[in-house]
RNA sequence: GCGGUAUUAGUUAAAUGGUAGAACACAACCUUGCCAAGGUUGAGACCGGGGUUCAAUCCCCCGAUACCGCA
Numbered sequence: 001g002c003g004g005u006a007u008u009a010g011u012u013a014a015a016u017g018g019u020a021g022a023a024c025a026c027a028a029c030c031u032u033g034c035c036a037a038g039g040u041u042g043a044g045a046c047c048g049g050g051g052u053u054c055a056a057u058c059c060c061c062c063g064a065u066a067c068c069g070c071a
Base pairs, nucleotide, nucleotide: 001070002069003068004067005066006065007064010024011023012022018054026042027041028040029039030038047063048062049061050060051059
C1' cells in the first nucleotide's frame, strides 16, 4: 500500500429494511435479626458523517479504531 472481518448499555452478546431484546453488573423495594442468596420493579446502548428509502442497527459511500491475510 491492497483486501477481509468486527464495532449495539459499565461488561458480554442477539436482532438480514418496520416499537433495539437478554445475561451479569447498577438503583429502589420485598424477604431475613444482619450479610449472602432469592423475588419484583426501574434506569441505561446501535463507532462518526453523508446517501438511498415512506421508513436504516440492517443497504451504499467516506472516515475512525481493533484484528487477520497479502505485498

Predicted 3D model of a 71-nucleotide RNA (transfer RNA) from a Nanobdellota archaeon.
Its mean pLDDT, the model's own confidence on a scale to 100, is 83.
Rfam family: tRNA. Rfam's curators write: Transfer RNA (tRNA) molecules are approximately 80 nucleotides in length.
NCBI's taxonomy places the organism under Archaea, Nanobdellati, Nanobdellota.